[in-house]
Context: one part of a larger RNA
RNA sequence: CUGGGCUUAAAGUGUUCGUAGCCGGCCUUGAAAGUUCCCGAUGAAAUCCCGUAGCUAACUGCGGGGCUUGUCGGGGAUACUGCAAGGCUAGGGACCGGGAGAGGCCAAGAGUAUUCCUGGGGUAGGGGUAAAAUCCUAUAAUCCCAGGAGGACUACCUGUGGCGAAGGCGCUUGGCUAGAACGGAUCCGACGGUGAGGGACGAAAGCUAGGGGAGCAAAGCGGAUUAGAUACCCGCGUAGUCCUAGCCGUAAACGAUGCCCACUAGGCAUUGGCAGUCUCACGAGGACUGCCAGAGUCGUAGGGAAACCGUUAAGUGGGCCGCCUGGGGAGUACGGUCGCAAGGCUGAAACUU
Numbered sequence: 001c002u003g004g005g006c007u008u009a010a011a012g013u014g015u016u017c018g019u020a021g022c023c024g025g026c027c028u029u030g031a032a033a034g035u036u037c038c039c040g041a042u043g044a045a046a047u048c049c050c051g052u053a054g055c056u057a058a059c060u061g062c063g064g065g066g067c068u069u070g071u072c073g074g075g076g077a078u079a080c081u082g083c084a085a086g087g088c089u090a091g092g093g094a095c096c097g098g099g100a101g102a103g104g105c106c107a108a109g110a111g112u113a114u115u116c117c118u119g120g121g122g123u124a125g126g127g128g129u130a131a132a133a134u135c136c137u138a139u140a141a142u143c144c145c146a147g148g149a150g151g152a153c154u155a156c157c158u159g160u161g162g163c164g165a166a167g168g169c170g171c172u173u174g175g176c177u178a179g180a181a182c183g184g185a186u187c188c189g190a191c192g193g194u195g196a197g198g199g200a201c202g203a204a205a206g207c208u209a210g211g212g213g214a215g216c217a218a219a220g221c222g223g224a225u226u227a228g229a230u231a232c233c234c235g236c237g238u239a240g241u242c243c244u245a246g247c248c249g250u251a252a253a254c255g256a257u258g259c260c261c262a263c264u265a266g267g268c269a270u271u272g273g274c275a276g277u278c279u280c281a282c283g284a285g286g287a288c289u290g291c292c293a294g295a296g297u298c299g300u301a302g303g304g305a306a307a308c309c310g311u312u313a314a315g316u317g318g319g320c321c322g323c324c325u326g327g328g329g330a331g332u333a334c335g336g337u338c339g340c341a342a343g344g345c346u347g348a349a350a351c352u353u
Base pairs, nucleotide, nucleotide: 003325004324005323006322007307008306012321014201015200016199017198021194022193023192025088026087027086028085029084030083033081034080035077036076037075038074039073040072041071042070048065049064050063051062052061053060054059091191092188093187094186095184096183097182103177104176105175106174107173108172109171110154111153115149116148117147118146119145120144121143125136126135162169163168206247207246208245209244210243211242215241216240220236221235222234223233258320259319260318261317262316263315266298267297268296270294271293272292273291274290275289276288277287278286279285302309303308326353327352328351335346336345337344338343
């Protein structure tokens, strides 16, 4: 537990699709459920207020009022919400057009380098470091040339550039496939927003089975350093890293900032599209201006504890969801559930301060 909050103090689910729920554009008509007005009934008494009686007071009796914020019945109103019917196009969707992109999947091909092997040349060192040593090398290394094998990767272009929901995506070509932006004189006609549960996707590491293994390299073994050195440095080196199929489901999964809509000064540079003007050695060429969409930076109002944010808001409002409520104990125990396991999700308390 009303409330106040969630970039950095505790707090935005890793992302997305979507069920229920909640919320929902403009116009007309109807009925009148919510709403509202009137009338009636009921809403026990005591308590409370006013008057009055008991000689006064507490108190009690009587009369009246109020409270009981309500419920039920009848009648009226129809702006708003809901319901029913009809219509609209500004939200949303579909379609068409020419462009942009490391978006995804599959296949084929290419490139340099490292390593190894073979052959040739060549001879005593090479390697490594702050300095060394372990190590390699006379069975000829390092180095140079030629050929071959194999695995991984994709320099330059590369850009506060692009694409993707996020994770993420970078050689070339082809095939299949998805989304977004812009432009449109076409179509549908509110079909929308969010989203508890739920589904799907989800880096790296890890796991299962089968391949593969060049380089790198947890563990491990040596050499150094050091008081020690289970490290940093050096030499080796196994899982792994790669592929196929399946599992895991977590990250500082970060913009540490949930999604959608509307409104609120600008400047500069930039990506994509469109329109216009100028220029041209006419080429999807170049320059400039404007609009739309994205992605940056500075900054006004405003916000903020400040740092800072500032039309890509952390400003001003609305809709929906998630989450927080001192530190430790503890993301632990127990239970449940998922997983082959590792473990994940859910998630306390005693006690302490």